[in-house]
Context: one part of a larger RNA
RNA sequence: UGACGGGGACCCGCACAAGCGGUGGAGCAUGUGGUUUAAUUCGAAGCAACGCGAAGAACCUUACCAAGUCUUGACAUCCUUCUGACAGAGUGUGUAAUGUACUUUCCCUUCGGGGCAGAAGUGACAGGUGGUGCAUGGUUGUCGUCAGCUCGUGUCGUGAGAUGUUGGGUUAAGUCCCGCAACGAGCGCAACCCUUAUCCUUAGUAGCCAGCACGUAAAGGUGGGCACUCUGGGGAGACUGCCAGGGAUAACCUGGAGGAAGGUGGGGAUGACGUCAAAUCAUCAUGCCCCUUAUGACUUGGGCUACACACGUGCUACAAUGGCGUAAACAAAGGGAAGCGAGCCCGUGAGGGGGAGCAAAUCCCAAAAAUAACGUCCCAGUUCGGAUUGUAGUCUGCAACUCGACUACAUGAAGCUGGAAUCGCUAGUAAUCGCGAAUCAGAAUGUCGCGGUGAAUACGUUCCCGGGUCUUGUACA
Numbered sequence: 001u002g003a004c005g006g007g008g009a010c011c012c013g014c015a016c017a018a019g020c021g022g023u024g025g026a027g028c029a030u031g032u033g034g035u036u037u038a039a040u041u042c043g044a045a046g047c048a049a050c051g052c053g054a055a056g057a058a059c060c061u062u063a064c065c066a067a068g069u070c071u072u073g074a075c076a077u078c079c080u081u082c083u084g085a086c087a088g089a090g091u092g093u094g095u096a097a098u099g100u101a102c103u104u105u106c107c108c109u110u111c112g113g114g115g116c117a118g119a120a121g122u123g124a125c126a127g128g129u130g131g132u133g134c135a136u137g138g139u140u141g142u143c144g145u146c147a148g149c150u151c152g153u154g155u156c157g158u159g160a161g162a163u164g165u166u167g168g169g170u171u172a173a174g175u176c177c178c179g180c181a182a183c184g185a186g187c188g189c190a191a192c193c194c195u196u197a198u199c200c201u202u203a204g205u206a207g208c209c210a211g212c213a214c215g216u217a218a219a220g221g222u223g224g225g226c227a228c229u230c231u232g233g234g235g236a237g238a239c240u241g242c243c244a245g246g247g248a249u250a251a252c253c254u255g256g257a258g259g260a261a262g263g264u265g266g267g268g269a270u271g272a273c274g275u276c277a278a279a280u281c282a283u284c285a286u287g288c289c290c291c292u293u294a295u296g297a298c299u300u301g302g303g304c305u306a307c308a309c310a311c312g313u314g315c316u317a318c319a320a321u322g323g324c325g326u327a328a329a330c331a332a333a334g335g336g337a338a339g340c341g342a343g344c345c346c347g348u349g350a351g352g353g354g355g356a357g358c359a360a361a362u363c364c365c366a367a368a369a370a371u372a373a374c375g376u377c378c379c380a381g382u383u384c385g386g387a388u389u390g391u392a393g394u395c396u397g398c399a400a401c402u403c404g405a406c407u408a409c410a411u412g413a414a415g416c417u418g419g420a421a422u423c424g425c426u427a428g429u430a431a432u433c434g435c436g437a438a439u440c441a442g443a444a445u446g447u448c449g450c451g452g453u454g455a456a457u458a459c460g461u462u463c464c465c466g467g468g469u470c471u472u473g474u475a476c477a
Base pairs, nucleotide, nucleotide: 001477002476003474004473005472007471008470009469010468011467012466013465015461016460019425020424021423022422023421026316027315028314029313030312031311032310033309034307035306042053043052064302065301066300067299068298069297070296073125077124078123079121080120081119082118083117084116088104089103090102091101092100093099106115107114108113127291128290130289131288132287136285137284138280139279140278141276143274148187149186150185151184152183153182154163155162156161167178168177169176193268194267195266196265198236199235200234201233202232203231204230207226208225209224212223213222214221239262242256243255244254245253246252318418322377323376324375325374326373328371334365335364336363339358340357344353345352346351384415389410390409391408392407393406394405395404431453432452433451434450435449436448437447
């Protein structure tokens, strides 16, 4: 100087407390361990691994296994020789598959050759998701959006170092004020950026429709208009600016006015010096080591989907604040051309037929659902719950056996609110309800977004956990 203390002081955080809803019990989904297996590819491991890499394993992917094949190679450059084709297209033939046979068509030229493509050969080489993340770059997690981490000059100390950065207040903040052997500065904080909440202005088509016409079964459907909504551009607005009190006349704090918004208005992006030999050699790049008729490459089939069990994360429930039926209402944000696909017809339905319109503020996906109204059920393993199983189907796709999703009918398991323990959340939040997108042929209870309905509680900081500042002790460096 650090680090540590079941030392002290101060402060903060959904850290506790106060509340609300969960997990832990059930069934299923998913990941992991274990076990099994020819293979169940590999990585991730307290917080910070475990719906994680994977924004999507039937083949492919695919790295694993079995079997069958290739050896200058599936891919790149160079050399020699040969061919004028090869690829493609077509016709045969054959395998589980890569194959193989035949037909068909090069360009330029100074006529030497060159270009292009293929075959053969030779070796240089290719290739490796083989090893080492404890050789590395790059990227990322974490402490933590915590308020810290440093430097120059000066001063003090023999020196390591100290000071500044400590102290008195204050703040979300090393934020600001005051004081001070310090005076300044840098990386962080804040602001600048995006979005949301209000208003003005400008522009009105594909958006809107107040007033005026036309028109319809209904309809901004048409003329017309841009007032309103909305959309895009430009501005205004919030700054402790104003008032009162407190405070050291400071910083600042408390209350109030006006205001759409008030003291950082809400949300996002933004992550200092560093810590963990943290993670990644399987995104990529890369040193060294290793393989080179194989640890490389191709093909078919299988596996990654196994199942006495254990754990994590979720979904659905156990019901009446509910289930079911009927007929009504109100979103936002997205996507669409090898696409979205309307009205219409067929089917109980998944879906099929057909194809209008739309590269979309025009058309389509598209029905929002919870909610409200009426009816029914009457507390039961039930009109709760839907696992499992049977049968018949639909769709995607060469192909749904291993191993897809969905539909109809039948079947109707566990489960009556969950031990010890444990998690999230402070407001348009929790809880609850649906909608969309990426990936994607098909395949979400996951992920990322969107809106609808919409709470309770916070006395307080004694305690648990984590963090910051000062100080004290020294088994430690």
Molecule: small-subunit ribosomal RNA, 3' major domain
Organism: metagenome